RNA sequence: AGAGUUUGAUCAUGGCUCAGAACGAACGCUGGCGGCGUGCCUAACACAUGCAAGUCGAACGGAAUUAAGGGGCUUGCUCCUUAAUUUAGUGGCGCACGGGUGAGUAACGCGUGAAUAAUCUACCUUCGAAUCUGAACAACACACCGAAAGGUGUGCUAAUACCGGAUAAUAUCUUUUGCCCUUCGGUGUAGAAGAUCAAAGGCGGCCUCUUCUUGAAAGCCGUUGUUUGGAGAUGAGUUCGCGUACCAUUAGCUAGUUGGUGGGGUAAAGGCCUACCAAGGCUACGAUGGUUAGCUGGUCUGAGAGGAUGACCAGUCACACUGGAACUGAGACACGGUCCAGACUCCUACGGGAGGCAGCAGUGAGGAAUCUUGCGCAAUGGGGGAAACCCUGACGCAGCAACGCCGCGUGAGUGAUGAAGGCUCUUGGGUCGUAAAGAUCUGUCAAUAGGGAAGAAAUCGAUUAUGGUUAAUAUCCAUAGUUGUUGACGGUACCUAUGAAGGAAGCCACGGCUAAUUCCGUGCCAGCAGCCGCGGUAAUACGGGAGUGGCAAGCGUUAUCCGGAAUUAUUGGGCGUAAAGCGUCUGUAGGCGGUUGUCUAAGUCUGAUGUGAAAGCCCGGGGCUCAACCCCGGAAGUGCAUUGGAAACUGGGCAACUUGAGUAUGGGAGAGGAAAGUGGAAUUCCGAGUGUAGGGGUGAAAUCCGUAGAUAUUCGGAGGAACACCAGUGGCGAAGGCGGCUUCCUGGACUAACACUGACGCUGAGGUGCGAAAGCGUGGGGAGCAAACAGGAUUAGAUACCCUGGUAGUCCACGCCGUAAACGAUGUCUACUAGCCGUUGGGAGACUUGAUCUCUUAGUGGCGCAGCUAACGCAAUAAGUAGACCGCCUGGGGAGUACGGUCGCAAGAUUAAAACUCAAAUGAAUUGACGGGGGCCCGCACAAGCGGUGGAGCAUGUGGUUUAAUUCGAAGCAACGCGAAGAACCUUACCCGCUCUUGACAUCCACAGAACUUUCCAGAGAUGGAUCGGUGCCUUCGGGAACUGUGAGACAGGUGCUGCAUGGCUGUCGUCAGCUCGUGUUGUGAAAUGUUGGGUUAAGUCCCGUAACGAGCGCAACCCUUGUCCUUAUUUGCCAGCACGUAAUGGUGGGAACUCUAAGGAGACUGCCGGUGACAAACCGGAGGAAGGUGGGGACGACGUCAAGUCAUCAUGGCCCUUACGAGCGGGGCUACACACGUGCUGCAAUGGCCAGGACAAACGGUUGCAACGCCGCGAGGUGGAGCUAAUCCCAUAAAGCAUGUCGUAGUCCGGAUUGGAGUCUGCAACUCGACUCCAUGAAGUCGGAAUCGCUAGUAAUCGUGAAUCAGAAUGUCACGGUGAAUACGUUCCCGGGCCUUGUACACACCGCCCGUCACACCAUGGGAGUGGGUUGCAAAAGAAGUAGCUAGUCUAACCUUCGGGAGGACGGUUACCACUUUGUGAUUCAUGACUGGGGUGAAGUCGUAACAAGGUA
Repeated sequence: AGAGUUUGAUCAUGGCUCAGAACGAACGCUGGCGGCGUGCCUAACACAUGCAAGUCGAACGGAAUUAAGGGGCUUGCUCCUUAAUUUAGUGGCGCACGGGUGAGUAACGCGUGAAUAAUCUACCUUCGAAUCUGAACAACACACCGAAAGGUGUGCUAAUACCGGAUAAUAUCUUUUGCCCUUCGGUGUAGAAGAUCAAAGGCGGCCUCUUCUUGAAAGCCGUUGUUUGGAGAUGAGUUCGCGUACCAUUAGCUAGUUGGUGGGGUAAAGGCCUACCAAGGCUACGAUGGUUAGCUGGUCUGAGAGGAUGACCAGUCACACUGGAACUGAGACACGGUCCAGACUCCUACGGGAGGCAGCAGUGAGGAAUCUUGCGCAAUGGGGGAAACCCUGACGCAGCAACGCCGCGUGAGUGAUGAAGGCUCUUGGGUCGUAAAGAUCUGUCAAUAGGGAAGAAAUCGAUUAUGGUUAAUAUCCAUAGUUGUUGACGGUACCUAUGAAGGAAGCCACGGCUAAUUCCGUGCCAGCAGCCGCGGUAAUACGGGAGUGGCAAGCGUUAUCCGGAAUUAUUGGGCGUAAAGCGUCUGUAGGCGGUUGUCUAAGUCUGAUGUGAAAGCCCGGGGCUCAACCCCGGAAGUGCAUUGGAAACUGGGCAACUUGAGUAUGGGAGAGGAAAGUGGAAUUCCGAGUGUAGGGGUGAAAUCCGUAGAUAUUCGGAGGAACACCAGUGGCGAAGGCGGCUUCCUGGACUAACACUGACGCUGAGGUGCGAAAGCGUGGGGAGCAAACAGGAUUAGAUACCCUGGUAGUCCACGCCGUAAACGAUGUCUACUAGCCGUUGGGAGACUUGAUCUCUUAGUGGCGCAGCUAACGCAAUAAGUAGACCGCCUGGGGAGUACGGUCGCAAGAUUAAAACUCAAAUGAAUUGACGGGGGCCCGCACAAGCGGUGGAGCAUGUGGUUUAAUUCGAAGCAACGCGAAGAACCUUACCCGCUCUUGACAUCCACAGAACUUUCCAGAGAUGGAUCGGUGCCUUCGGGAACUGUGAGACAGGUGCUGCAUGGCUGUCGUCAGCUCGUGUUGUGAAAUGUUGGGUUAAGUCCCGUAACGAGCGCAACCCUUGUCCUUAUUUGCCAGCACGUAAUGGUGGGAACUCUAAGGAGACUGCCGGUGACAAACCGGAGGAAGGUGGGGACGACGUCAAGUCAUCAUGGCCCUUACGAGCGGGGCUACACACGUGCUGCAAUGGCCAGGACAAACGGUUGCAACGCCGCGAGGUGGAGCUAAUCCCAUAAAGCAUGUCGUAGUCCGGAUUGGAGUCUGCAACUCGACUCCAUGAAGUCGGAAUCGCUAGUAAUCGUGAAUCAGAAUGUCACGGUGAAUACGUUCCCGGGCCUUGUACACACCGCCCGUCACACCAUGGGAGUGGGUUGCAAAAGAAGUAGCUAGUCUAACCUUCGGGAGGACGGUUACCACUUUGUGAUUCAUGACUGGGGUGAAGUCGUAACAAGGUA
């Protein structure tokens, strides 16, 4: 510090996700040791048991026990005294600390800083002062009640308990004088006068006195208490400034409320309380209400600013079963106190009682989840005590838990045969891996044994010394020294020894992010997943193994918080199109504000002081072996308060100024507004005339109007609405908006000159106006148009588009509504920042006086620089550079929806969520593809023609069906006479049956044998059995090679699967003209440029232009063939001339002219001429020429597309079968047949059929062959065999044509299917299932519906010939020649293609994408008659305990008394306040509810096709 994810790719915008750190954690797997920490986050739920607050006998009287002494004596009983110990009770202090929890609390609760001149403070310190009396009550005893808890009565008694009196001031109160301060109220201080208020002793010692050694009293000393006062310290109370969560879908709240006066109350100010008076107080700077929450130091994170958090430790607050209340006390309205009410639990004799773990352990429950019913007061601290000491679940320790942090270990070096084994493999190897083993070494931790600190200082005891007190060397106190005593932890830390590598490694990950890969299994299953996403038979993503990476006594996962996230933006974002400028003006609060001077000092800057607790963080040291941890010191704590100073800027006060703003004056422009009037054209309607059969409307029609006279035309009239031309990116207005003309009223802007005011300004939350269309209300009006509606069309449907009608409405007046793509999708104001060209209004100047030029200003447009922008674009009318203010945005959907509020007559508007769901949604631009977008161009693409197919019969292929099997593949064009250039057996892959199992075929091994062959038997055959003949070749003599048989195992074999794992080959777009690259340049980039443009071409062919310049694959050419000529050659071909010969024939001699053959050349290049063109490329025409503009034909197929075809040509990965999915054999099938389709043949006839005659080819094939002549057969053919390994011989007669005859339009002398019979040939074999021949038979068919195919010249059409395959079997295929046309105006349309451009929501690319209803399932949510809870307001009722007031009903120790009583007190009664509780009525919130509304998500459902292209009606 970033990364992944939207796209085919790109840049933005924008969300989601990840990597980091943290944690009081939990879960999964695993687990050696130690140190230091931490440990109910949930039920403030309920709690068994034990402990957590006592102590003091030096405050008091008793009691008990023990010991000693003494007395009585009954000698073991009792009494007394003393001492020690223990203690229930009275009394004192403590129990308000310490410990726990976070329910409540949005508050002076907390934090921070102040105030207390408005206060208190036990114990402690210090400084002063200080005494005498009295009466009771517990305990105890007796009696009684009760189950218990407990209680009642009578009697006795002590005190540091209680009461009274005296005295006292620098105490308190009242009155009063001066001074100081002051918040002007008082207060402080120095005085005066008057009044009022105290107390308690205990312990130790000494001396004197007395009894004469024990006690008592007085005195004195010490000490400790008590009372009172001052001061301090500590702690607490109260008040104030500032800060302290969310919701405005909470906007008004308040009656003791706000203030005053008097009174009360408190330690203390105060409506804190009360009576009266006044009517205030709070609030948009957020009152009131609701929800949530203890606050802070800090903690976590972060670069910081911030954000989140408030466990442990520390400060503070609140609470103690729930609610209320007071008492005591220095302090409480009290966790382990009291009273009352309530809920719950327990005991009970049913009458009544007891209790409160949010103390420490522990239990139950809840929960994902959180420990021992431990040891000790040794240390630290606390309470009591004079002290010893006691108490202390505070605390110190231990236990449990990897819960966290830190440290250590599980060994170290050596060791290659790279062991075995695992995994993998291309079988060579690689890897685990120096890893192991082996030999050498060490001993941390753990184990056992031995030793062994520090934490201990005090107190106290003993003793010594010094000092103080005193008469005193007693005593006591203080200080110092010596000595003794005290350890839970503790079997401590630590050290040593012993022996042995011995006891000690796991977890997660390995597709990308993100370090680390392979095999097997699985087969959209099982599963994974943080995001993207993996899995449908070769998964680096699932599961296992191996290996690797990371961390390590832990590792992962989950939850949460911060970060990354500049994704709430103060630092540090945006708003034309991505989310986002209010429709617009005005204006309140607020924010901001021109120039000069002066004062001030609030902001600002600077210095000082106080504070900002400790701990923590940071820095520097130190201590545990290090570290964590702990100790010491410093810094910091950005804050608050007080105070001194500065005066530039902001603010405030004052005084001025004119440039901002405004006013007055003169001008002209304008659809600015409102009202009244008025005009013509047109539509419609009405009346009248002329006139006759149609009109109207559409893509085409129909509904409709019209013979009752329409349309058309002429005249007249009525009525309503809108204002042609002018008219203009022209004008005006804030926007909406405004258009005939005239008049009246009226707003604003502009301009000239510069008189006046003197900052009067800008923006503007709320507020108030205006605000298109539609709509609503009332009343008018209504010509045209026209939602709804009706009819006619269209259509599969057509609730639409089109047509004919037509009502609201549109118009007017008044009143509502308040919204629009109210758009420049651009808030208002101000200033600044290159130019050029228009246009509107005004002004100025110049001259050549004009349709002129120049300048300026206010508008309104087009381009364009800088700059900005994601790009598009904006660019003085900014989206540039700055300033001021307002509004708005924060992923998509849900949703501008629900609920609530406000407004509205309604429609609805406005304000405005959440649950749930997705990983995207979006903007701009790019490349393609597509368009029922555009332009240009081409093609038998259409058109123009010729001939077909589709109808018939047959052939052939396919589908379907059938079958034991009808083997398999091919599927729009580009499958279907295709693989198949040829299924009777074979082929053959299919079916049935019979057989074989190292196999029909290959290699290796062993043994045997030559190989091979004859014959016979069984069998359908394969096969099995028997049998005759035969002993080969090479040799270095060892043997070897080939072949056959047998045997064992490695292996063979598979036309089994996957063409979606592949190679190769092929089809197709398409012989279309395209497809790319390097460098350069442009762009943030994808990309572009080049390759576009102007011409031209068959062509990206060529030329020109050009930020491109070049190049490659394609095109063309080179190759073959054909067309002309030449040269050479001359046999098997040829024969002109010369001979010979024949019935006839190049038959023969010969020839090389010709034809042909086959080798090599020539020829054609827009080369020449004219025209057009741009002087080009090129095109048009012509000449010459056999051929003319690539002469004709062929081969040749760019980058790529279709997961196109083929695993059955072949090859091949993987999978599968292995006595079978392999192999052999026989038979059958591939040839089936209601049917459908494709491709063909033959026809339907006279351009023909038939009979007879007679003419002219090319190319091919032939020894397993072609086969002549001859003979036989009607014929297929048979017989026979000359010739030919082919320019020699053969197949082999070409046919159409030509010429003669016949048929005469007929199902025929057309047509030949089908069937019967008889044959031929091939072949082991012709039944399933061949071809051909002859005789007989003689079907459909009379030119073919919708539709559709081929062809542009030697072509179509037509005619025959040959070949491959092949034993035989073509109407197919391939090839050959003969005869030989018609037409093309042209590119509008159909199809396909190329280039440019445009739109796009497509990119699997239009066979695309995508919307809504309905049906089904699930989810959350709104409404809902209601129902059930919670909280709360108001009005009432109620009234426990308690406090306060009143009260003399009852009782009453101290004091007073005149002895009667009084004062005072207690109980009782009553009033006020008040908790629980009850009622009524509201508000709010949660849950639930028949039914219902929409929403979301789901597999391949239904119906249509709304949007994206002109999306077919933009």